[in-house]
RNA sequence: GGGCCCGUAGCUUAGCUGGUAGAGCGCCUGCUUUGCAAGCAGGAGGUCAGGAGUUCAAAUCUCCUCGGGUCCA
Numbered sequence: 001g002g003g004c005c006c007g008u009a010g011c012u013u014a015g016c017u018g019g020u021a022g023a024g025c026g027c028c029u030g031c032u033u034u035g036c037a038a039g040c041a042g043g044a045g046g047u048c049a050g051g052a053g054u055u056c057a058a059a060u061c062u063c064c065u066c067g068g069g070u071c072c073a
Stems, first nucleotide, its partner, number of pairs: 001072007010025004019056001027043005049065005
């Protein structure tokens, strides 16, 4: 320098035939307990790596950039 894959909540990740962004763990509140843990109920938390384009509509399609991994030279 070139090819391919990946980037979504604090962490691990689902969503890849375009149509309201989800789960588990963690966190907060309440119930329960003498207290803690566990359990149950509820809740907060997301510019979907960044920018541009296509579209009525983009996490999803196209292009560029950044970061990580891998292969070739």
Transfer RNA from Candidatus Paceibacter sp., 73 nucleotides, folded computationally. The prediction has a mean pLDDT of 81. It was read from a public genome assembly. NCBI's taxonomy places the organism under Bacteria, Bacillati, Minisyncoccota, Candidatus Paceibacteraceae, Candidatus Paceibacter. Rfam family: tRNA. The family's RNA type in Rfam is transfer RNA.